[in-house]
């Protein structure tokens, strides 16, 4: 050098044209004598760049990176 799948929050994992959901984790607040548990609230995220489209995490192209096959 071929081939195929994938990059989403600190962390893991969904949604795949109609504007991003959960869990953990962390902060805060309530219960407690105090901590834990346990209820309530908050904050963070579509690798990169173009194009299509009224509208892109979704669809196209290139690019990085990670994995597997096969040699």
């Nucleotide at each position: 050098a071929g081939u195929a799948a994938g990059a989403u929050a600190a962390a893991c994992u969904a949604c795949c044209g109609g504007u991003a959901a959960g869990u953990u984790a962390c902060c805060a607040g309530a219960c407690u004598c105090a901590u834990a548990a346990u209820c309530u609230g908050g904050g963070u995220a579509a690798g990169a760049a173009g194009g299509u489209u009224c509208a892109a995490u979704u669809c196209c192209u290139u690019c990085u990176c990670u994995u597997g096959c096969a040699a």
A computed fold for a 71-nucleotide RNA from Aurelia aurita, annotated as transfer RNA. It matches the Rfam family "tRNA". Rfam links the family to the GO term triplet codon-amino acid adaptor activity. Lineage of the source: Eukaryota > Eumetazoa > Cnidaria > Semaeostomeae > Aurelia. Model confidence (mean pLDDT): 82 of 100. The sequence is in RNAcentral, with records from ENA.